Model confidence (mean pLDDT): 79 of 100. Predicted 3D model of a 384-nucleotide RNA (Bacterial RNase P class A) from a Rhodocyclaceae bacterium. Lineage of the source: Bacteria > Pseudomonadota > Betaproteobacteria > Rhodocyclales > Rhodocyclaceae. It matches the Rfam family "Bacterial RNase P class A". It is annotated as a ribozyme. Of the family's consensus pairs, 95% are formed in the model.
RNA sequence: GAAGUCGGCCAGGCGAUCGCUGGGCGCGCAAGCGCCGGGAGGAAAGUCCGGGCUCCGCAGGGCAGGAUGCCAGCUAACGGCUGGGCGCUAUAAGCCGCAAGGCGAAGGCGACGGAAAGUGGAACAGAGAGUAGACCGCCUAAGUUCGGGGUAACCUGAAACGGCAAGGGUGAAACGGUGGGGUAAGAGCCCACCGCGUCGGCGGCAACGUUCGGCGGCACGCUAAACCCCAUCCGGAGCAAGACCAAAUAGGGAAGCAUCGGCGUGGCCCGCGCUGCUUCCGGGUAGGUUGCUUGAGCCUGUCAGCAAUGGCAGGCCUAGAGGAAUGGUCGCCACGGCUCCGCAAGGGGCCGAACAGAACCCGGCUUAUCGGCCGGCUUCCCAU
Repeated sequence: GAAGUCGGCCAGGCGAUCGCUGGGCGCGCAAGCGCCGGGAGGAAAGUCCGGGCUCCGCAGGGCAGGAUGCCAGCUAACGGCUGGGCGCUAUAAGCCGCAAGGCGAAGGCGACGGAAAGUGGAACAGAGAGUAGACCGCCUAAGUUCGGGGUAACCUGAAACGGCAAGGGUGAAACGGUGGGGUAAGAGCCCACCGCGUCGGCGGCAACGUUCGGCGGCACGCUAAACCCCAUCCGGAGCAAGACCAAAUAGGGAAGCAUCGGCGUGGCCCGCGCUGCUUCCGGGUAGGUUGCUUGAGCCUGUCAGCAAUGGCAGGCCUAGAGGAAUGGUCGCCACGGCUCCGCAAGGGGCCGAACAGAACCCGGCUUAUCGGCCGGCUUCCCAU
C1' cells in the first nucleotide's frame, strides 16, 4: 500500500422566534401571569428471556408441567456475555494451472448431555434399513442334481435349490480405505500402510489434545427440535402491583326517640321481625395523594484479569408526564449526492438527512435504522 473480515462509537452544531410540559421563586381571592433553570433512545420498539420491587402467601418433599444442556469463568440472575474445546463450512487479494479448476487466512455456523436402559421411526426406491441382505453378477473346490466317458477308482461338461459379497444397481444412509497375499470365487480371511476404537503415560482446572507406548481386525450404523433417561433451575400474579386520604347516592352497624300506627307470623293475646326520625361509626365507589425515580446509576482515573467483569479513588444528579409534554419555522455552519464554471486551487445552484417516541425500574436478546468516525485481526505486494 491492497484486499477481506470483525468490533466499538456518534446519531448534526450554533443562534433567533412561536409554542407544550412539569419544578422553584414572585404576584394574585381565584383563574392565571412573569422570571429562572430541566425535558426521549440506541433501540424508548417486540414483550422473547432474566432480576429488583409489591401483594397473595410460607412454596420442605413428591407427582404433573416448563426451561436449559461441550468445558471453564463472569453476573443479582439469565435461554445472556467472555475465553477455550470439538465438529461443519466459505471465500477476497494472491499463488498454481493451457483450461476446467485447485490451493488459499482472519472469519461464519452449530438445541454441541445420553442411541453401552427401554420403546418407536426411516416415505419412495431397493434383494436387504440392522447381528439385515442377494436383483444383476462371480464361482463350481467339497457335497448335490442332470448329462458324457470309464469294469471301477475316477475323469469331464452344465448348473442351482449350493458357495461369495469383490464389481454393478437402489437409497439421505447398506457393517472402514489403498495395495498385496490368499481362494473355486471371494471376504480383515491374513499382512503392510492409512484410518478407527480402547487402555496407560504425558499436557490441560476442564471440555479435550497427543508426533508417546500397549492392546483390539475393527467398530458401539442413523434418528432424542421422536417418546424417553440423566443433571440443573423454576410458587403465583403483576405499578391496572400495592399503600394512604376520602364526596354524593344506596346499603350496613350502634345509641337515643317515637312506639299512635301499618305489614308479616297466628284462630286470638303476648312476643318477635320489618317499616319512621336524629346522632355517631366503619367499609367502599368517583376523585385525590403516594409508589415515581439515588440507581446491580453515570463520568474520569487507576489496579487485577487474555477477556467478560470486578475492586479502589475522585466527581456528578441526568424526564417523571399521565389521555399522556419533550414540537414548529427561519438563518448560518458542517455532512452526503447530482450538476455548472474554472488548467488548478476553489466557487455557485438544486436536493437529501434514517429508524423511531419514555409510562415502575434495571440486565440481556431480537428486530428497524440516512449517513459518518475510529480501531483490531488476517493474507498478499513493494521498499529498507